Predicted 3D model of a 524-nucleotide part of an RNA (small-subunit ribosomal RNA, 5' domain) from an uncultured marine bacterium. Rfam family: Bacterial small subunit ribosomal RNA. Model confidence (mean pLDDT): 86 of 100. The RNAcentral record of the full RNA draws on ENA and Greengenes.
Context: one part of a larger RNA
């Protein structure tokens, strides 16, 4: 000189964009952060509508609107934090075979016909509580059989195993008292083959210090048979043989998450890994396994430990490294804010819920980048300040005076983009017996903004509200007077102060940057 997630001192007028616990992966109070489906079920605690009765207080009633709990389905493994551990089971690049995949997307086959149950609910009991028992009644896209097999899988090539669910809307003939059956459309369900994208694995090459760390290894290294996984594999187990790494650095210690990248430099290198994107790891500490396409799972579960609550002392609850916040620690780092308008995701036909994700607001000169704080004239060279050689000089066009402007900001007034999808109407076209339903295009259209009465125009007043702060001994731009007298103090290096100090300290002038300026730390 450049730079910083900084910090501290002094000042501080506005806006846009951005960043904000780098220290205790120390403990956390109190709210929210994951639901959602009644178009899978029974059924009806609340609520509102019909509807019965009524002593006008209300009572009954699932008949509808919807729905607490509860049974099933999908989601909860995503998305958000953090950086502890890991020097490789981790990250980067290139490759490579023995694999899997819910939703998607594209073909092919089906989707008969049975059954036994259990929660919800009633009663019952037992706890202080969490909560747990028993008896009893009921459904289902829950569960289990049978049937049947285009694909699939074993297989001794003869053969043999396995599957499924119904729910919604719509209708002409038919049949039926009706429900319906039937046909059709829509969404879903089995098996099944490709695909998409994600995951799993296995190699190679790269990737920090230390040799005051030189030898490490017994599931260690290789087969063989057997298990196991979704898949090779000592991944595991028997037995076999005695191997495998290592001065090209093995093993041990200590340090850290890696990359894209970011800071510097002319590079070539140094040094770092915040925000923002990729990948790992880990969710109080350690283990461990269920479920399930995927987890050995931050807001699951089970056991052990620590620590906190609450307890009828019998037993019991919890886990902010989500997003706010608390207290601790530190030089230090924000609101217990608003919305789900947009974007995405989760569940639903859909309406629509949820979404601390995300989108804003809000605080901090914390960082960058814009602006502004007046512009033009003005010499009597005013006063005042300070120097003096006492003539003056300087401060300084600098003020005041005079003629203007009104940017920022205060007031007043109008006022947005981001929002057109989905949604309704009409046409066409596919499906079809069908002009009905349903999809697809394609015209018209109603609505829907957290930000925000914000951006931004617009108007009126009025120079009106807005400047500091470090240096002037040489490196280094920029001088004098007073004070003080090796004292008080300064100092980045030299080094300054012991009576004329341009070096302390104050004032006056003066340089530098400028809402900033200095210091300090760190990095090249």
């Nucleotide at each position: 000189g450049a730079u910083u997630g900084a910090a501290c001192g002094c000042u501080g007028g506005c806006g846009g964009a951005a960043u904000g616990c780098u220290u205790u992966a120390c403990a956390c109070a109190u709210g929210c952060a994951a639901g959602u489906c009644g178009a899978g079920c029974g059924g009806c605690a609340g609520c509102g509508c019909g509807g019965u009765c009524u002593u006008c207080g209300g009572a009954c009633u699932g008949g509808c609107g919807g729905c607490g709990a509860g049974c099933g389905g999908c989601g909860a493994a995503c998305g958000g934090g953090u950086g502890a551990g890991u020097a490789a089971u981790a990250c980067a690049u290139c490759g490579g075979a023995a694999c899997a995949u819910g939703c998607c997307c594209a073909g092919u086959c089906g989707u008969g016909g049975g059954g036994g149950a259990u929660a919800a609910c009633a009663c019952u009991u037992c706890g202080a509580a969490a909560g747990a028992a028993g008896u009893g009644c009921u459904a289902a896209u829950a569960c289990c059989g049978c049937a049947u097999a285009c694909g699939u899988c074993c297989u001794g090539a003869g053969g043999g195993a396995g599957a499924a669910a119904g729910c919604g809307g719509g209708g002409g003939a038919u049949c039926g008292c009706a429900a319906g059956a039937c046909c059709u459309c829509g969404c879903g369900c089995g098996a099944u083959u490709g695909g998409a994208g994600u995951g799993g694995c296995c190699g190679a090459u790269g990737u920090c210090a230390g040799a005051u760390u030189a030898g490490c290894u017994a599931g260690u290294u290789g087969g063989u048979g057997g298990g196991g996984u979704a898949a090779a594999g000592g991944c595991c187990u028997a037995c076999c043989a005695a191997g495998g790494c290592a001065a090209c650095g093995a093993u041990c210690u200590g340090u850290a998450g890696c990359u894209g990248g970011u800071c510097u430099g002319a590079g070539a290198g140094g040094a770092u890994g915040a925000u923002c994107a990729g990948c790992c790891a880990c969710a109080c500490u350690g283990g461990g396994a269920c479920u399930g396409a995927g987890a050995c799972a931050c807001g699951g579960c089970c056991c052990a430990g620590a620590c906190u609550c609450c307890u009828a002392c019998g037993g019991g609850a919890g886990g902010c490294a989500g997003c706010a916040g608390u207290g601790g620690g530190g030089a230090a780092u924000u609101u217990u804010g608003g919305a789900c308008a947009a974007u995405g995701g989760g569940g639903g036909c859909a309406a629509c819920c949820c979404u601390g994700a995300u989108c804003c607001a809000g605080c901090c000169a914390u960082u960058c980048c814009g602006c502004g704080u007046g512009a033009g004239u003005g010499a009597a060279g005013a006063a005042g300040g300070c120097c003096u050689u006492c003539g003056g000089g300087u401060u300084g066009u600098a003020a005041a005076g005079c003629u203007c402007u009104u940017u920022c900001g205060g007031c007043a007034g109008g006022a947005a983009c981001g929002a057109a999808a989905c949604g309704g109407c009409g046409a066409g076209c596919u499906c079809u017996a069908a002009c009905a339903u349903a999809g697809c295009u394609c015209g018209c259209u109603a609505a829907u903004g957290a930000c925000g009465g914000u951006a931004c125009c617009u108007g009126a007043a009025g120079a009106a509200g807005a400047a500091g702060c470090a240096c002037c001994g040489g490196c280094u731009a920029a001088c004098u007077a007073c004070g003080u007298g090796c004292c008080a103090g300064c100092a980045g290096c030299c080094g300054c102060g012991g009576u004329a100090a341009u070096a302390c300290g104050u004032a006056g002038g003066g340089u530098g940057c400028g809402a900033g300026c200095g210091u300090u730390a760190a990095u090249c």